[in-house]
RNA sequence: AGCAUAUGAAAACUAAAACCUCAUAUAAUCUUGGGAAUAUGGCCCAAAAGUUUCUACCCAACAACCGUAAAUUGUUGGACUAUGAGGGAAAGUAAUCGACAA
Numbered sequence: 001a002g003c004a005u006a007u008g009a010a011a012a013c014u015a016a017a018a019c020c021u022c023a024u025a026u027a028a029u030c031u032u033g034g035g036a037a038u039a040u041g042g043c044c045c046a047a048a049a050g051u052u053u054c055u056a057c058c059c060a061a062c063a064a065c066c067g068u069a070a071a072u073u074g075u076u077g078g079a080c081u082a083u084g085a086g087g088g089a090a091a092g093u094a095a096u097c098g099a100c101a102a
Stems, first nucleotide, its partner, number of pairs: 008097002012093003019087007026056001029049001031047005041066002050057001058078007
């Protein structure tokens, strides 16, 4: 000089994925067109509006209503997405302490 083995703990700081909570948006809402079913039924497809907003615009239960026609209505519960705030294991750096041997 080179190679191999071993090399712990940690205040604090940094950044911040997943995840959690909250706020804002939107009311998981609403309009139109086409087609479909008919009390054992009440559905499907498409387009538009709504957000300083990308995306989404559905599911379930209950209740009502429609006497066979073309039209549904109400209530409750349940998300995702965008942005912001807070929390946030692990991780990185590391004051310092320990170790510092074969």
This is a predicted structure of a 102-nucleotide RNA (Purine riboswitch aptamer) from Aeribacillus pallidus. Rfam family: Purine riboswitch aptamer. From the family's description: Riboswitches are metabolite binding domains within certain messenger RNAs that serve as precision sensors for their corresponding targets. Allosteric rearrangement of mRNA structure is mediated by ligand binding, and this results in modulation of gene expression. A class of riboswitches that selectively recognises guanine and becomes saturated at concentrations as low as 5 nM. In Bacillus subtilis, this mRNA motif is located on at least five separate transcriptional units that together encode 17 genes that are mostly involved in purine transport and purine nucleotide biosynthesis. It has also been shown that some members of this family are specific for adenine instead. The RNAcentral record of the sequence draws on Rfam and Ribocentre. Taxonomically the source falls in Aeribacillus (Bacteria, Bacillati, Bacilli, Caryophanales).